A computed fold for a 91-nucleotide RNA from Gemmatimonas sp., annotated as c-di-GMP-I-GGC riboswitch aptamer.
The model forms 100% of the base pairs in the Rfam consensus.
The coordinates come from a structure-prediction model, not an experiment, and the mean pLDDT is 88.
It was read from a public genome assembly, where an Rfam model found it.
Taxonomically the source falls in Gemmatimonas (Bacteria, Gemmatimonadota, Gemmatimonadales, Gemmatimonadaceae).
Rfam family: c-di-GMP-I-GGC riboswitch aptamer. On this family, see Weinberg et al., Proc Natl Acad Sci U S A 2017: "Bioinformatic analysis of riboswitch structures uncovers variant classes with altered ligand specificity".
[in-house]
RNA sequence: UGCGACAAAGGCAAACCCGUCGAAAGGCGGGGACGCAAAGCUUCGAGGCUACAGCGCGCCAAGGCGCGCCAAGCUGGUCGAGCCGCCGAAC
Numbered sequence: 001u002g003c004g005a006c007a008a009a010g011g012c013a014a015a016c017c018c019g020u021c022g023a024a025a026g027g028c029g030g031g032g033a034c035g036c037a038a039a040g041c042u043u044c045g046a047g048g049c050u051a052c053a054g055c056g057c058g059c060c061a062a063g064g065c066g067c068g069c070c071a072a073g074c075u076g077g078u079c080g081a082g083c084c085g086c087c088g089a090a091c
Stems, first nucleotide, its partner, number of pairs: 002091001003088002011036002016031006034077001040083003044080003047075004054069006
């Protein structure tokens, strides 16, 4: 340095529930642990999700409604990239 143990010390926290913010995806706080060796940070590339607004088409009882696209937003526990980092058995 690679690597990652039925190791030690510590860390994070899925689903679900409660509260709260948001049109939504989802965020935040509390409870809770399925998991995680970067499940730390950035949010750069790809992916996924939402779509109030906008545009197009259709319907309409004229109030609106449905479908598609999408500005924008979200995720990062989907994968990759960059940066930083605890511990030390075996190999």